[in-house]
This is a predicted complex of two RNAs, RNase P RNA and transfer RNA, with 459 nucleotides together.
Rfam match: Bacterial RNase P class A. Rfam classes the family as a ribozyme. From the family's description: Ribonuclease P (RNase P) is a ubiquitous endoribonuclease, found in archaea, bacteria and eukarya as well as chloroplasts and mitochondria. Rfam links the family to the GO terms tRNA processing, dimeric ribonuclease P complex and ribonuclease P activity.
RNA sequence: CGAGGCGGCCGCCCAUCCCGCAUGGGAUGGGAGGAAAGUCCGAACACGGUAGAACACGGUGGUGGGUAACACCCACCCUCCAAGCUGGCGACGGUUUGGGGCGGGAUAGCGCCACAGAAAAUAUACCGCCCGUUGAUUCGUUGACGGGUAAGGGUGAAAUGGUGCGGUAAGAGCGCACCGCUGCGCUGGUGACAGUGCAGGCAGGGCAAGCCCCGCCGCGUGCAAGGCCAAGUAUGCCCCUGGUUGACGGUUAUGGCCGGAAGCCACAGCUGGUUCGGCUGGUUUUGGGGCGGGUAGGCUGCUGUGAGUUCGUGGGCAACUGCGGGCCUAAGAGAAAUGGUCGCCCUCUCGACUGAUGUCGAGAUUACAGAAUUCGGCUUAUCGUCAC
RNA sequence: GCGAGAUAGCUCAGGCGGUCAGAGCGUCGGAUUCAUAACCCGGAGGUCGAGAGUUCGAGUCUCUCUCUCGC
Numbered sequence: 001c002g003a004g005g006c007g008g009c010c011g012c013c014c015a016u017c018c019c020g021c022a023u024g025g026g027a028u029g030g031g032a033g034g035a036a037a038g039u040c041c042g043a044a045c046a047c048g049g050u051a052g053a054a055c056a057c058g059g060u061g062g063u064g065g066g067u068a069a070c071a072c073c074c075a076c077c078c079u080c081c082a083a084g085c086u087g088g089c090g091a092c093g094g095u096u097u098g099g100g101g102c103g104g105g106a107u108a109g110c111g112c113c114a115c116a117g118a119a120a121a122u123a124u125a126c127c128g129c130c131c132g133u134u135g136a137u138u139c140g141u142u143g144a145c146g147g148g149u150a151a152g153g154g155u156g157a158a159a160u161g162g163u164g165c166g167g168u169a170a171g172a173g174c175g176c177a178c179c180g181c182u183g184c185g186c187u188g189g190u191g192a193c194a195g196u197g198c199a200g201g202c203a204g205g206g207c208a209a210g211c212c213c214c215g216c217c218g219c220g221u222g223c224a225a226g227g228c229c230a231a232g233u234a235u236g237c238c239c240c241u242g243g244u245u246g247a248c249g250g251u252u253a254u255g256g257c258c259g260g261a262a263g264c265c266a267c268a269g270c271u272g273g274u275u276c277g278g279c280u281g282g283u284u285u286u287g288g289g290g291c292g293g294g295u296a297g298g299c300u301g302c303u304g305u306g307a308g309u310u311c312g313u314g315g316g317c318a319a320c321u322g323c324g325g326g327c328c329u330a331a332g333a334g335a336a337a338u339g340g341u342c343g344c345c346c347u348c349u350c351g352a353c354u355g356a357u358g359u360c361g362a363g364a365u366u367a368c369a370g371a372a373u374u375c376g377g378c379u380u381a382u383c384g385u386c387a388c
Numbered sequence: 389g390c391g392a393g394a395u396a397g398c399u400c401a402g403g404c405g406g407u408c409a410g411a412g413c414g415u416c417g418g419a420u421u422c423a424u425a426a427c428c429c430g431g432a433g434g435u436c437g438a439g440a441g442u443u444c445g446a447g448u449c450u451c452u453c454u455c456u457c458g459c
């Protein structure tokens, strides 16, 4: 990248039309995928919810971009692995190709690091090396005690920077140069970061796919969402505030009496984890919530103008995207249809003939698989071909 | 459209990463008995469903598959 093409016959499902009283028959048209799969992510769409804030919980994690969005894609950075080339005495560095990376933080805190080993995280002295005192001595050495030492051995996944030179009783960043590291500055870059200068003898091991911290994101439920209709059931049961102030209204001869919006306090319910906040609190009928009872049917959502596909052109390294033209509007149903066969062509393999193009014959033409609301990804399954 | 699980022949522990491969039943051998069973003693039996990854180290943590069960 492709998942064969055309035609005939026999079947399956759907839509429309025709014939028929009806079971049914006929015509026309349409009928799976690159993964329709797993349901692992992201959305659309729909409903619930006074829909807000904080916490909790879950997800995510280099940088920049793409996108409706993403855990996807592209480019870049850093790092690791393999192979090659190369510089250096060496530690180590440079570079090319291919591949991998759940790639924030280990001086915020807690936790863990078995076995082995002297010592495993405020280090430590087993062997060894060296010095001193002292004993033995066959004068070569050797034992005991005290001290120095991290160079060497050994253990381990990991041992408190490394290499070289100096230095020292032996040693040690103890000193110097280089390599690595850390911090600060400058330069370049949107940025991750890179280069470079200065400073520091180096303090600070690993694990965050352990808890955790930081930044960012996130309401819940899924087309059995939801809407309408029909049918059916028992309009069966329970619950749905108090107090206070009181604008205002009614009534009355005033006092007074009655009603009462709104506010405040308390209580109850909802806000599917918590708190704050918010909302609600009926009484003629109506209405809200909970329990109980009934139904298991039809239509719709529903399938295509859609984050669609393709060609040209512009932008961009690329992912992708702007503009213009063309194409698609007939699977979408119910536990669920899309298959078989023959002929020709295409492609491949084998054999024969031919100087060769080619001709003839035989064979193969498959695998994984199967729409159920719809898209974008990822992952997995799998046949053939091409490139590396 | 969702949620759990897979460890010995069977039923299940282990879930804080290391000496953690465990229990009961079953099975095999021994002992006991005249013989069998029970009791007693001893043993074998496992790639922790599969494959990758993180880590020094994975039954345990992460990811992807497979199978089973449930709503």
Stems, first nucleotide, its partner, number of pairs: 001384002004345007012031008033368001037379002040377005045222004052276004057218005062076005077103001078101010104213002109211002111207003126153002128149009161179006180202001181200008226300004236291005241266005248259004267281005308327008347364007389459006397413004406444001415431004437453005